The RNA shown here (Bacterial small signal recognition particle RNA) has 88 nucleotides and comes from a Planctomycetota bacterium. Its mean pLDDT, the model's own confidence on a scale to 100, is 79. Rfam family: Bacterial small signal recognition particle RNA. It is annotated as a non-coding RNA gene. Rfam's curators write: The signal recognition particle (SRP) is a universally conserved ribonucleoprotein involved in the co-translational targeting of proteins to membranes. Its Rfam clan is "SRP clan".
[in-house]
């Protein structure tokens, strides 16, 4: 110096997961607990159903965001390692 082999990149695509949003529990989640119930001489207190609020598991969504994996996809041509050959 050329050559051979191995490893490292990016993008798109596909799959999965996370994040986000919505929804989401008669009771076996929480908060607030009307009514009613219980305690009290009274003042007050207690437990607590429905409702409301917030969520769990789950379900759904999406142009986007993050991570992982994959290969009969596409792109760039540099980086590193090893073997022998040739030359100095």
């Nucleotide at each position: 110096g050329a050559u051979c082999c191995c490893g490292g990149g990016c993008a798109a695509c596909g799959a999965g997961g996370g994040a986000c949003u919505g929804u989401g529990a008669a009771c076996c989640u929480g908060g607030u607990c009307a009514g009613g119930c219980c305690c009290u001489g009274a003042c007050g207190g207690g437990a607590g159903c429905a409702g409301c609020c917030a969520u769990a598991a789950g379900c759904a969504g999406g142009c986007c965001c993050c991570c992982u994996c994959g290969g009969g996809u596409g792109c760039a041509u540099u980086c590193g390692g090893g073997g022998g050959c040739u030359u100095c």